[in-house]
Molecule: transfer RNA
Organism: Bdellovibrionaceae bacterium UBA2466
RNA sequence: GCCGAUGUAGCUCAGUCGGUAGAGCAGCUCAUUCGUAAUGAGCAGGUCACCGGUUCGAUUCCGGUCAUCGGCU
Numbered sequence: 001g002c003c004g005a006u007g008u009a010g011c012u013c014a015g016u017c018g019g020u021a022g023a024g025c026a027g028c029u030c031a032u033u034c035g036u037a038a039u040g041a042g043c044a045g046g047u048c049a050c051c052g053g054u055u056c057g058a059u060u061c062c063g064g065u066c067a068u069c070g071g072c073u
Stems, first nucleotide, its partner, number of pairs: 001072007010025004019056001027043005049065005
């Protein structure tokens, strides 16, 4: 330099033929217990890496940038 993959909650990851985003763990509250752990219920937490384009509408489609990883030379 060229090609490809990935980027979503504090962490690990779902979510695709475009229609206002979820789970597990972690956190907080409550219940249960003599108390803790475990268990159960609930709550909170997101500009879906960034900038543009298409569209009535974009996590999703298109272009570019950045970061990480892999391959080729």